[in-house]
Molecule: transfer RNA
Organism: Candidatus Saccharimonadota bacterium
RNA sequence: GGGGUGUUAGCUCAGCUGGUAGAGCGCCUCAAUGGCAUUGAGGAGGUCACGAGUUCAAGUCCCGUACACUCCA
Numbered sequence: 001g002g003g004g005u006g007u008u009a010g011c012u013c014a015g016c017u018g019g020u021a022g023a024g025c026g027c028c029u030c031a032a033u034g035g036c037a038u039u040g041a042g043g044a045g046g047u048c049a050c051g052a053g054u055u056c057a058a059g060u061c062c063c064g065u066a067c068a069c070u071c072c073a
Base pairs, nucleotide, nucleotide: 001072002071003070004069005068006067007066010025011024012023013022019056027043028042029041030040031039032038049065050064051063053061
């Protein structure tokens, strides 16, 4: 330098054929217990890496950039 994969909640990751952004863990509140642990109920938390494009509508499609991993040279 070129090819491929990935980037979504604090962490690990889903998200189908473009149509409401989700799960587990963690965090907060409440209940059960004398207390802890644990269990149950509820809640907060998101620029979907960044920019631009297509579209009525983009996490998803196109283009560029950045970063990580990987392959080739």